This is a predicted structure of a 104-nucleotide RNA (SAM riboswitch aptamer (S box leader)) from Gracilibacillus alcaliphilus.
NCBI's taxonomy places the organism under Bacteria, Bacillati, Caryophanales, Bacillaceae, Gracilibacillus.
The model forms 97% of the base pairs in the Rfam consensus.
The sequence was found by an Rfam model in a public genome assembly.
Model confidence (mean pLDDT): 83 of 100.

């Protein structure tokens, strides 16, 4: 980095360091020295993996629990960018992107 399945209105700090940027992209609308992004250290969840428990039979489901391996922790993936319905403004599907497993 390429295919492929899933998932995407829940959740989660008035801590340390540290200095200008950030929110992928476009257009927008916002966050940002009352210090962003980004380290730590803390929390959140439950995709893999484990673990106990139960149902069903060898392998899957369901629930819980988290000390491994991702990952997340402003605002619906911030809204949008392409079709389609409706047109007061909404809906809805795709595309892009995001992450996990898993493949070349």
């Nucleotide at each position: 980095u390429u295919c492929u399945u899933a998932u995407c209105u829940a959740g989660a700090g008035a801590g340390g360091c540290g200095g200008a940027g950030g929110g992928a992209c476009u257009g927008g609308c916002c966050c940002a020295a009352u210090g962003a992004u980004g380290c730590c250290c803390a929390g959140c969840a439950a995709c893999c993996a484990u673990u106990a428990a139960g149902u069903a039979a060898u392998u899957a489901c369901u629930u819980a629990a988290a000390a491994g391996g991702u990952g997340c922790u402003a605002a619906u993936u911030c809204c949008u960018g392409c079709a389609g319905g409706g047109u007061a403004u909404c809906c809805u599907g795709a595309c892009a992107g995001a992450u996990a497993a898993g493949u070349a």